[in-house]
Context: one part of a larger RNA
RNA sequence: GGUAGACGGUGGAUGCCUUGGCGCAAAGAGGCGAUGAAGGACGCGGCUAGCUGCGAAAAGCCUCGGGUAGCUGCUGCAAGCGAAGAUCCGAGGGUAUCCGAAUGGGGGAACCCAGCCCGUCGAAAGGCGGGUUAUCCGUUUCUGAAUCCAUAGGAAACGGAAGCUAACUCAGGGAAGUGAACCAUCUCAGUACCUGAAGGAAGAGAAAGAAAACUCGAUUUCCUCAGUAGUGGCGAGCGAAAGGGAAAGAGCCUAAACCCGAUCCACCCAUUGGCGAUCCUGGACAAUGGGGUCGCGAGUGGGUGGAUCGGGGGUUGUGGGACCUAGCAACAACUUCUGGACUCUAGCCGAAUCGUGCUGGAAAGCCGACUCAUAGAAGGUGAGAAGCCUGUAGGCGGAAGAAGAAGGAAGGGGCCGGGAAUCCCGAGUACCACGGGACACGAGAAAUCUUGUGGGAAUCUGCGAGGACCAUCUCGUAAGGCUAAAUACUCCUUUGCGACCGAUAGUGAACCAGUACCGUGAGGGAAAGGUGAAAAGCACUCCUGCGAGGAGAGUGAAAUAGUACCUGAAACCGUUUACUU
Numbered sequence: 001g002g003u004a005g006a007c008g009g010u011g012g013a014u015g016c017c018u019u020g021g022c023g024c025a026a027a028g029a030g031g032c033g034a035u036g037a038a039g040g041a042c043g044c045g046g047c048u049a050g051c052u053g054c055g056a057a058a059a060g061c062c063u064c065g066g067g068u069a070g071c072u073g074c075u076g077c078a079a080g081c082g083a084a085g086a087u088c089c090g091a092g093g094g095u096a097u098c099c100g101a102a103u104g105g106g107g108g109a110a111c112c113c114a115g116c117c118c119g120u121c122g123a124a125a126g127g128c129g130g131g132u133u134a135u136c137c138g139u140u141u142c143u144g145a146a147u148c149c150a151u152a153g154g155a156a157a158c159g160g161a162a163g164c165u166a167a168c169u170c171a172g173g174g175a176a177g178u179g180a181a182c183c184a185u186c187u188c189a190g191u192a193c194c195u196g197a198a199g200g201a202a203g204a205g206a207a208a209g210a211a212a213a214c215u216c217g218a219u220u221u222c223c224u225c226a227g228u229a230g231u232g233g234c235g236a237g238c239g240a241a242a243g244g245g246a247a248a249g250a251g252c253c254u255a256a257a258c259c260c261g262a263u264c265c266a267c268c269c270a271u272u273g274g275c276g277a278u279c280c281u282g283g284a285c286a287a288u289g290g291g292g293u294c295g296c297g298a299g300u301g302g303g304u305g306g307a308u309c310g311g312g313g314g315u316u317g318u319g320g321g322a323c324c325u326a327g328c329a330a331c332a333a334c335u336u337c338u339g340g341a342c343u344c345u346a347g348c349c350g351a352a353u354c355g356u357g358c359u360g361g362a363a364a365g366c367c368g369a370c371u372c373a374u375a376g377a378a379g380g381u382g383a384g385a386a387g388c389c390u391g392u393a394g395g396c397g398g399a400a401g402a403a404g405a406a407g408g409a410a411g412g413g414g415c416c417g418g419g420a421a422u423c424c425c426g427a428g429u430a431c432c433a434c435g436g437g438a439c440a441c442g443a444g445a446a447a448u449c450u451u452g453u454g455g456g457a458a459u460c461u462g463c464g465a466g467g468a469c470c471a472u473c474u475c476g477u478a479a480g481g482c483u484a485a486a487u488a489c490u491c492c493u494u495u496g497c498g499a500c501c502g503a504u505a506g507u508g509a510a511c512c513a514g515u516a517c518c519g520u521g522a523g524g525g526a527a528a529g530g531u532g533a534a535a536a537g538c539a540c541u542c543c544u545g546c547g548a549g550g551a552g553a554g555u556g557a558a559a560u561a562g563u564a565c566c567u568g569a570a571a572c573c574g575u576u577u578a579c580u581u
Base pairs, nucleotide, nucleotide: 001580002579003578004577005576006575007574008573009572015566016530017529020501021500022498023497024496025495026494027493028492029490030489031164032163039099040098041097042055043054044053046077047076050074051073061093062092063091064090065089066088070081071080072079104113105112106111114133115132116131117130118129119128120127121126135161136160137159138158139157140156141155142154143153168199169197170196171195172194173193179186183233209216210215220247221246222245223244224243230238231237251482252481253480254426258312259311260310261309262308263307264306265305266304267303268302269301270300271299272298274296275295276294277293278292279291280290281289317460319425320424321423322422323419324418325417327415328414331413334411335410336409337408338407343402344401345400347396348395349394353369354368355367357366358365370387371386372376378390379389380388431455432454433453434452435451436450437449438448441467462477463476464475465474466473517524518523537565540552541551542550543549
């Protein structure tokens, strides 16, 4: 030095465990915010660094309800509180520093500096406390330039907005890596991402539809149709619809014609009084008067036409309505108010086992004898408990708050026949041309939808569509609007479940984790669980540096369970024995 065995050290695998995660289901909730949010800073304890809670009224104050013997959070000591009901739980209220949309002004967030009103201290200077003072939009009122009226502008009051938020939704913009085995049309993909807006859902929606039957009858979603028809450097790929079956189910309001009213404008008529010019007359060629003509501007009333506003009317495709004419009948949606069932936010009741037995540190195990069960789910208790504890099955409960069913009241609101001359039926629209985009459809034979530029109709004998286009036929009625449900999602709350994980797993995070740490920054981002049933956490002695560590002693079932703590593998390092070079 090697090999083998034994015993150790080191190390932290494995086993077991779980306070934490993951996923799903069913309900709820689907927002918070100028009454100052989300998120923070700084404070608040007898001693207090951190977490938690709270806000100068500061681990808390008040009221109401629950609840019962202990309590002063994690967490100890000290000092206290509590059957006159504390701590704790729920509801409501009060307080709520500073920053933050941050909003009196400023600012390098958590700081600095004010104006006005009220109060207060002070001799004053100067402080302190309470309230208020940002901007934009809307409404109303006041004020008010150039510039007469007016308008712009200004001021005040009242109302609203702003900012945050996981996904879902709609809209405005909008890539590239990639695939095509290259790559450019194409694809990825209208995806990611940016922006705006909103709701508990959003969007869509009551046919200018789909079709081709003797048809159906708003929208949405699912299954199918179907990887079909198509589209496609006919490559890679992309990819319907009708129809059928389901879920849900709901329909409505306007514009116009016509009627009425109001206001304004234009014209005409009538009337009232004013101003100017001029003529005649009387008078004194003064004043004050009377009359005529012309012009200017104003008021009142009426008529016609036009515009705007308001009310009525009217709403359809077997065309409807206006208009003329003749009749009939009445209580749906919806809105507001009321109402308060059920439920939720604390809780409460809740059956039944013993043994001087056995093993053991410990009984829930074993043995023996029983009991309850609308309860033998589960968890805990010194091992494995239906009957020990919490619970479970099954019942019960509400001062206050949330949400709110049925019911009630008020508002609200129609149907039909006949007639036909005239009128109306959504315009820079339909449509066309050019250029784009969307449609499964890449310009194609390319309909349909949309629109940047240019042109530009018709009103029912109208207009659009049925995949170029034309005819016939059929279907519909554009250019205004609203609309629940079925559908999508889950930051969050409650309950339950899992052929989900079990500490290199499961969230990045079971532990004081978005922490430590890294980075100028955007950002990146860990490691780290387990004594024991109970701290009973080793009094006392000895070695030692008043150490560390250990030896005794003691606790404990166990200390090779001693906080470097369950089990304690391997690598690695030793001690010892045997054999061997």